[in-house]
The prediction has a mean pLDDT of 76. Two RNAs folded together computationally: RNase P RNA and transfer RNA, 460 nucleotides in total. It holds a member of the Rfam family "Bacterial RNase P class A". By type it is a ribozyme. Gene Ontology terms of the family: ribonuclease P activity, dimeric ribonuclease P complex and tRNA processing.
RNA sequence: CCAGACGGCCGGAUGGCCGCCUUUCGCCUUCGGGCGGGGGGAGGAAAGUCCGGGCUCCACGGAAAUACGGUGCCGGGUAACGCCCGGCGGGGGCGACCCCAGGGACAGUGCCACAGAAAGCAAACCGCCCGUCCCGCUUCGGCGCGGCGGGCAAGGGUGAAAGGGUGCGGUAAGAGCGCACCGCGGGCCCGGCAACGGGACCGGCAUGGUAAACCCCACCGGGAGCAAGACCGAAUAGGGGCGGCACGCCGCGUUCGCGCGGCAGGCAUGUUUCCGCGCCGCCGCCCGGGUGGGUUGCGCGAGGCGUCCGGCAACGGACGUCCCAGAUGAAUGGCCAUCCCCCGGAAACGGGGACAGAACCCGGCUUACAGGCCGUCUGGCACC
RNA sequence: GCGGGCGUAGCUCAGCUGGUAGAGUACGAGCUUCCCAAGCUCGGUGUCGCGGGUUCGAAUCCCGUCGCCCGCUCCA
Numbered sequence: 001c002c003a004g005a006c007g008g009c010c011g012g013a014u015g016g017c018c019g020c021c022u023u024u025c026g027c028c029u030u031c032g033g034g035c036g037g038g039g040g041g042a043g044g045a046a047a048g049u050c051c052g053g054g055c056u057c058c059a060c061g062g063a064a065a066u067a068c069g070g071u072g073c074c075g076g077g078u079a080a081c082g083c084c085c086g087g088c089g090g091g092g093g094c095g096a097c098c099c100c101a102g103g104g105a106c107a108g109u110g111c112c113a114c115a116g117a118a119a120g121c122a123a124a125c126c127g128c129c130c131g132u133c134c135c136g137c138u139u140c141g142g143c144g145c146g147g148c149g150g151g152c153a154a155g156g157g158u159g160a161a162a163g164g165g166u167g168c169g170g171u172a173a174g175a176g177c178g179c180a181c182c183g184c185g186g187g188c189c190c191g192g193c194a195a196c197g198g199g200a201c202c203g204g205c206a207u208g209g210u211a212a213a214c215c216c217c218a219c220c221g222g223g224a225g226c227a228a229g230a231c232c233g234a235a236u237a238g239g240g241g242c243g244g245c246a247c248g249c250c251g252c253g254u255u256c257g258c259g260c261g262g263c264a265g266g267c268a269u270g271u272u273u274c275c276g277c278g279c280c281g282c283c284g285c286c287c288g289g290g291u292g293g294g295u296u297g298c299g300c301g302a303g304g305c306g307u308c309c310g311g312c313a314a315c316g317g318a319c320g321u322c323c324c325a326g327a328u329g330a331a332u333g334g335c336c337a338u339c340c341c342c343c344g345g346a347a348a349c350g351g352g353g354a355c356a357g358a359a360c361c362c363g364g365c366u367u368a369c370a371g372g373c374c375g376u377c378u379g380g381c382a383c384c
Numbered sequence: 385g386c387g388g389g390c391g392u393a394g395c396u397c398a399g400c401u402g403g404u405a406g407a408g409u410a411c412g413a414g415c416u417u418c419c420c421a422a423g424c425u426c427g428g429u430g431u432c433g434c435g436g437g438u439u440c441g442a443a444u445c446c447c448g449u450c451g452c453c454c455g456c457u458c459c460a
Base pairs, nucleotide, nucleotide: 001380002379003378004377005376006375007374008373009372010371012339013338014337015336016335017334018333020041021040022039023038024037025036026035027034028033043355047366048365050364051363052362053361054360055225056224057223058222060276061275062274063273064272065271066270068221069220070219071218072217073087074086075085076084077083088102089100090099091098092097103216104215108214109213110210111209112208125156126155127152128151129150130149131148132147133146135144136143137142164182165181166180167179168178169177183205184203185202186201188199189198190197191196229296230295231294232293239287240286241285242284243283244282245281248263249262250261251260252259253258265280266279267278289459290458303322304321305320306319307318308317309316310315340353341352342351343350344349385456386455387454388453389452390451391450394409395408396407397406403440410429411427412426413425414424415423433449434448435447436446437445
């Protein structure tokens, strides 16, 4: 210098003028508000709503079974996670490094189209070999075509996949039939918390693939969501229909209308059961009526920044410091000047500066994004 | 804001326990007719919204993404 890998960060700056939302203080007020000063005012993704929580309601608390859904190598981090960090195994790259839903296929069931002889239990189309018969040729040693009876799975062919691979021996031809190496399986020893790795030994090789098919195993999960929920105010018909459970029993009182107590029944939102505790006629669907207001939830939080310590890291701890958007769905902006970056141009100058906008909040993931900066590392070329 | 559903010929829809995609209508050609319509015969009807993964194989299973549609105030 070229090409590349990984991680982190920024994503216009300053000033002036005119505005918007919110909050606080002061003054004025006809009590409606107005004026003035001060503070704050979008993002790394505010997005998709894909996960995990906080918070709120479903009357409350607890236990169990089953269904359904999710997750899936090991260890750690975390409030929690399907996230993150570190490691293991497999795959890719010369390399830095990248990718992987990565438990179980001797618990069971299903599927493997077409092609092919045969697709899960074995099977033989072409072929190779042996025996035998017929025919033909013959230099009488044999050779060739065909039929029949056997042996084989090496070679060809089909397929995504054909029941270890390569080589040597062996054989009529062959074959783990025997041997060496590799692979595989088994228990043993060693290292590691573990996933797993290494070693020697034994076994001649055995039950292919698919679980992002059902399933099995382990673990996790109650449901709904700020349009949750609470309060105030206004208006209307706290009305009607259908369905389900119950409308019952016992005791006491009674003015004989009924009242009180207990049991039964209902009150969770997959279903069921049990225990405690509380409330009451309860639950579901449909039709009709009114309203379209205000306050709160709602901004101190798993909070930001800095230093130090522990840890390989994710992260944790201590100390200091800061208060930092909150709405009506709507505010968070516009113009000018100077500077910065990119493009065109000799210059003057002209054009452009991405993706995108909070709505209860937080931790992640994923997706979109002009341009730029920093750090670590790899491969190559050149020079010293 | 929250919850749910759907994307397949030009249009309306099937196919979704994985095996190479159909029906109606529209379109084109031919026959019929003097000509048109109707009728009959034949035919292209296609990145299965897009990208990636699992699998021998994906419209179908899984993940991501894009677009469209529906429902949800309170009195309750």